[in-house]
Overview
RNAcentral holds the sequence, with entries from Rfam and Ribocentre. A computed fold for a 105-nucleotide RNA from Ruminiclostridium cellobioparum subsp. termitidis CT1112, annotated as SAM riboswitch aptamer (S box leader). The coordinates come from a structure-prediction model, not an experiment, and the mean pLDDT is 80. Rfam family: SAM riboswitch aptamer (S box leader). Its family is annotated with regulation of gene expression in the Gene Ontology.

RNA sequence: UCCUUAUCAAGAGAGGUGGAGGGAAUCGGCCCUAUGAAACCCGGCAACCACAUUUAAACAUGUACGGUGCCAAUUCCUGCAGGCAUGCUGCCUGAAAGAUGAGGG
Numbered sequence: 001u002c003c004u005u006a007u008c009a010a011g012a013g014a015g016g017u018g019g020a021g022g023g024a025a026u027c028g029g030c031c032c033u034a035u036g037a038a039a040c041c042c043g044g045c046a047a048c049c050a051c052a053u054u055u056a057a058a059c060a061u062g063u064a065c066g067g068u069g070c071c072a073a074u075u076c077c078u079g080c081a082g083g084c085a086u087g088c089u090g091c092c093u094g095a096a097a098g099a100u101g102a103g104g105g
Stems, first nucleotide, its partner, number of pairs: 001105008013042001015041003021032003028077002043071003048067002050063004075097001080094006
């Protein structure tokens, strides 16, 4: 960097350092932030891998020492296609893009 595949409506501190930005990127929105952003530390959540039990295998149930991940808002919303209602908005489905895990080139 590319490919395959699963998941993305739940969950997670009123701690310390730090000081202005942040919500992946782009467009348009809408938000968070000196009642302190990012980042780091501690803490926590979850349970993909892992491990245990069970099984023909899987499923399932459980654990959380280990490998990741995550801790405002649905992947904050939208952007493309289709549908429903209705009137210049709401709702639904799908795609694309993205994030994370696992496997592979």